[in-house]
Molecule: Bacterial small signal recognition particle RNA
Organism: Chloroflexota bacterium
């Protein structure tokens, strides 16, 4: 000085971790135009007994709050993690190898 080769560098991919959505769980939550029950009163009926069907209660929807074990979408100069691939200009390193 050559030739391989690894790091720094760049890409993709996988893993994890952060953010943030949605599911999932929950609590609120319809005077009536959601559902059940349906006192009282009200209507049919001679009586049995029936019918609407308001307040109440219970459940529920649109919405709204809370939540983090979990499941997923999305994000990104997160990551002294992996794997692959381009490059190998300069820098560091490792083998081989000529020559002075």
């Nucleotide at each position: 000085g050559g030739c391989c080769u690894g790091g720094c560098c760049c890409u993709g991919c996988g893993c994890g971790g952060c953010g943030a959505g949605a599911c999932g769980c929950u609590g609120c939550g319809a005077a009536c135009c959601c559902c059940g029950u349906c006192a009282g009163g009200c209507c049919c009926g001679g009586a049995a007994g029936g019918g609407a069907g308001c307040a109440g209660c219970g459940g529920u929807a649109a919405g709204u709050g809370g939540u983090u074990a979990g499941u997923u979408u999305c994000g990104g100069g997160c990551g002294c993690c992996g794997c692959a691939g381009a490059u190998a200009a300069a820098c560091c390193g490792g083998g081989u190898u000529g020559g002075a």